RNA sequence: GCGGAACUAGCUCAGUUGGUAGAGCGCAACCUUGCCAAGGUUGAGGUCGCCGGUUCGAGCCCGGUGUUCCGCU
Numbered sequence: 001g002c003g004g005a006a007c008u009a010g011c012u013c014a015g016u017u018g019g020u021a022g023a024g025c026g027c028a029a030c031c032u033u034g035c036c037a038a039g040g041u042u043g044a045g046g047u048c049g050c051c052g053g054u055u056c057g058a059g060c061c062c063g064g065u066g067u068u069c070c071g072c073u
Base pairs, nucleotide, nucleotide: 001072002071003070004069005068006067007066010025011024012023013022019056027043028042029041030040031039049065050064051063052062053061
């Protein structure tokens, strides 16, 4: 230099054919228990790496760009 993959909640990851973004773990409160652990209920937490474009509508499509990893030269 060229090509490819990943980037979404604190962490690990889903998200199908474009239609108001979820799970598990963790965190907080409450219930249960004499206490702990375990279990249960509820809740908080996201400008979907960044910038732009297409569209009535983008995590998803298109262009550019950043970081990490892999391959080629």
Transfer RNA from a Rhodothermales bacterium, 73 nucleotides, folded computationally. Rfam family: tRNA. Taxonomically the source falls in Rhodothermales (Bacteria, Pseudomonadati, Rhodothermota, Rhodothermia). The coordinates come from a structure-prediction model, not an experiment, and the mean pLDDT is 81. It was read from a public genome assembly.